[in-house]
Context: one part of a larger RNA
Molecule: small-subunit ribosomal RNA, 3' major domain
Organism: Rhizoclosmatium globosum
RNA sequence: UGACGGAAGGGCACCACCAGGAGUGGAGCCUGCGGCUUAAUUUGACUCAACACGGGGAAACUCACCAGGUCCAGACAUAGUAAGGAUUGACAGAUUGAGAGCUCUUUCUUGAUUCUAUGGGUGGUGGUGCAUGGCCGUUCUUAGUUGGUGGAGUGAUUUGUCUGGUUAAUUCCGAUAACGAACGAGACCUUAGUCUGCUAAAUAGUUGGGCUCACUUUGGUGGGUUUCAACUUCUUAGAGAGACUUCUUACGCAUAGUGAGAGGAAGUUUGAGGCAAUAACAGGUCUGUGAUGCCCUUAGAUGUUCUGGGCCGCACGCGCGCUACAAUGAUGGAGGCAGCAAGUAAUUCACCUUGGCCGGAAGGCCCGGGUAAUCUUGUGAAACUUUAUCGUGUUGGGGAUUGUCCUUUGUAAUUAUCGGACAUGAACGAGGAAUUCCUAGUAAGCGCAAGUCAUCAGCUUGCGUUGAUUACGUCCCUGCCCUUUGUACA
Repeated sequence: UGACGGAAGGGCACCACCAGGAGUGGAGCCUGCGGCUUAAUUUGACUCAACACGGGGAAACUCACCAGGUCCAGACAUAGUAAGGAUUGACAGAUUGAGAGCUCUUUCUUGAUUCUAUGGGUGGUGGUGCAUGGCCGUUCUUAGUUGGUGGAGUGAUUUGUCUGGUUAAUUCCGAUAACGAACGAGACCUUAGUCUGCUAAAUAGUUGGGCUCACUUUGGUGGGUUUCAACUUCUUAGAGAGACUUCUUACGCAUAGUGAGAGGAAGUUUGAGGCAAUAACAGGUCUGUGAUGCCCUUAGAUGUUCUGGGCCGCACGCGCGCUACAAUGAUGGAGGCAGCAAGUAAUUCACCUUGGCCGGAAGGCCCGGGUAAUCUUGUGAAACUUUAUCGUGUUGGGGAUUGUCCUUUGUAAUUAUCGGACAUGAACGAGGAAUUCCUAGUAAGCGCAAGUCAUCAGCUUGCGUUGAUUACGUCCCUGCCCUUUGUACA
């Protein structure tokens, strides 16, 4: 100087607690991991920092695993064989999963591309992440880290980097043998909020005219219409503006700041993200890479391709989830509302799909629009609201499981891709010990879009809709940071 302490003192955190909310743990199912089984059930990862993770939703491919069958894509060099032929291909039959001349029988064909041997390459989702690069994760979301000159010490080192107050913050104030600096924090970037001020818009609208339809009670009201005009409030997106705790007040050395109020679209760092120091880990990845050392293998291949199977197997244990256990509900009508996004050629089939017709539904057929603020699409979403039925009964709650039939994707659906119809109607009556997440448009409920995708979400990433209770604190538990202290530890 570190590390450790069931040492002390400060400070901090819903990956801690308190006050609560939603749960998980119990059930059924989905999915990952282990175990068991198996020809194979390929494999990595195992406290936080493995286990709906590998963007890992695998029918073939993927694919690494298993049972089998082809091919060489064995460069190049040397030597050999060899134009009297190195070698290549093949009908049929046998053989084979096979319309693989794979091999055999039979002969034809080809013409220096090859074949044999040695050296040496090449390929490898083979091994080693404990040989590595790069990337990621974590220590670690906290405030920490460093050198110059000066001071102290023989020196390692220390001071700077602090008694105190304050802050989300080594953030500031102040103190001061330190002074002046650098990285990190902050600033910055993205995004959401405000602008009746600017620039505009037949790819966005509004208002007023025409034309036209319906209801009308004289007034008028509500639709439709693509070219008449004006405008930019709403929409879009450029340039800008805006917040700086501004002002008042209380506390506080009346410093830094904190509490309350005012104005304001906005006053927790305005909210949420991104980026993110120093030092590390023998954390993960050789299965992202034509990044890569070494080792292994390299023609009966661990290369490559084809067929089939497997990764889905089920006495069991654990983790993330979905659906529920109903009446604040279920099931029929009816009503009424979003925001992110996405969409057809690389090659030849691939995309989003309105409308019309057929069909109980899933779906099918035919015309169209769209390379998109133009069409799908106002994605007329769901929860929600209203009304009717049900009446607390494993019930009209719950939907597992199973049978039959129909459709769709695909070469292929059996071990049932998904969807639909009818029937069946299991556990589950709110879940022990434990334990997770969370402070405001948050939790929770609700759906939608995208990713994957030929087909397939109970996953993930976003998006909006409805929208609480309870703190606004503490260091008791669990951890983290700093100071002091102890140590026969390094």